[in-house]
Context: one part of a larger RNA
């Protein structure tokens, strides 16, 4: 820009893409077959490999400042308690998130038309012949079926709902965007949630999870230290509640004919 007014929501599916893999074991059955040795089709079940997708309950990894321990040194006048620097100083753990080595799921079933091939009926050619007319069976392959995208599919589709006025090339409607608070969305954009008629983010409160019993004080011990207060104290991302703070205010765009 188009889809002959302007919008919002929900869709149809032309078409395209993806996927399509495979082993072993048990059973049928030591059956059919075979002198024996050996040893099935068909059917039923179990369990793997590789590959793919999603996810984080479990098992692990990470988790740059969540907790604790600890070395050296400097500082807060000193003790005590803290803070800075030393790879995150080092060490032991670890929430959310991310992730595989983890978990779950998938390639199943089915239909149609066929290939090689196997047939029925059957002439040309009194026989024979799957073929010439006609009619069947038949593959991991083809077309569907499964998953995803998908109306610029210019043949531009469909359904529902909303607005459909002034006015004369402008103001408005439904609506959209800007702007702002933001997100398990994200390079930017886009997409999603929300903007006081509000739980969108922060804060606060409560909880969860983590760490592992804070500081101060009491008691015991000459002391290092121990013990009680105390399963404490602290706590990033998690789950809720709560308008305390910030989403205020505002601007722009945006509709035809009969």
């Nucleotide at each position: 820009c188009g889809u002959a007014a302007g919008a919002a929501u929900a869709u149809u599916g032309a078409u395209g893409a993806g996927a399509u893999c495979u082993g072993u074991c048990c059973u049928u059955a030591g059956u059919a077959c075979g002198a024996g040795a050996g040893g099935a089709c068909c059917g039923g079940g179990a369990u793997g490999g590789a590959c793919a997708a999603a996810c984080c309950u479990c098992u692990a990894a990470u988790g740059u400042a969540c907790c604790a321990g600890u070395u050296g040194u400097c500082a807060u006048g000193c003790c005590a308690a803290u803070g800075g620097c030393a790879u995150a100083g080092c060490u032991g753990g670890g929430u959310a998130g991310u992730c595989a080595c983890g978990u779950u799921u998938g390639g199943a079933a089915u239909g149609g038309a066929u290939a090689a091939c196997c047939g029925c009926u059957g002439a040309a050619a009194g026989c024979a012949u799957c073929u010439a007319a006609g009619c069947g069976g038949g593959a991991a392959g083809c077309c569907a079926a499964c998953u995803c995208a998908g109306a610029g599919a210019u043949a531009a589709g469909u359904a529902u709902u909303c607005u459909a006025u002034c006015a004369u090339u402008g103001a408005u409607a439904a609506g959209u965007c800007a702007c702002c608070u933001u997100g398990g969305a994200g390079a930017c954009u886009a997409c999603g949630a929300g903007g006081u008629u509000g739980a969108u983010a922060g804060g606060u409160u409560g909880g969860g999870g983590g760490u592992g019993u804070a500081a101060g004080g009491g008691c015991u011990g000459u002391g290092a230290a121990g013990u009680c207060u105390u399963u404490a104290g602290c706590u990033g991302a998690c789950c809720a509640a709560u308008a305390c703070u910030a989403a205020u205010a505002u601007g722009a765009c945006g509709a035809a004919c009969a």